This is a predicted structure of a 100-nucleotide RNA (THF (Tetrahydrofolate) riboswitch aptamer). Its mean pLDDT, the model's own confidence on a scale to 100, is 76. Rfam family: THF (Tetrahydrofolate) riboswitch aptamer. About the family: Tetrahydrofolate (THF) riboswitch was first reported for Ames et al. as an RNA motif in 5' untranslated (5'-UTR)regions of folate transport and biosynthesis genes in Firmicutes genomes.
């Protein structure tokens, strides 16, 4: 010098477990934020998260004990967290690594 490779925040599917809600929180989408994060370093986005707002919107059933309601089971939810496996995932400058 040439040609390759790995690795981020995170996303999708999947296994198992523990929860939450079912008196509707959460989830998806929208808007706002002098908020935060974003390969090993720098910078940063059309990436991600967080917070707030308004909107949309649902599946309950059985049993037990009791009359304050509580508990168990089976369901349901774009439900949370952890976990197994697979796949996707830096675009600019440098770096790491393999071969020549």
């Nucleotide at each position: 010098a040439g040609c390759g490779a790995a690795g981020u925040a995170g996303g999708a599917a999947u296994u198992u477990g523990u929860g939450c809600g079912u008196u509707a929180a959460g989830u998806u989408g929208u808007c706002a934020g002098u908020g935060g994060c974003u390969g090993g370093g720098g910078a940063g986005u059309c990436g991600c998260c967080c917070u707030g707002a308004a909107c949309c919107g649902a599946a309950a059933a059985a049993c037990c004990g009791u009359u304050a309601c509580g508990g168990u089971u089976u369901g349901c939810g774009a439900u949370a967290c952890a976990u197994u496996u697979u796949c996707c995932g830096c675009a600019c400058c440098c770096g790491u690594u393999g071969c020549u």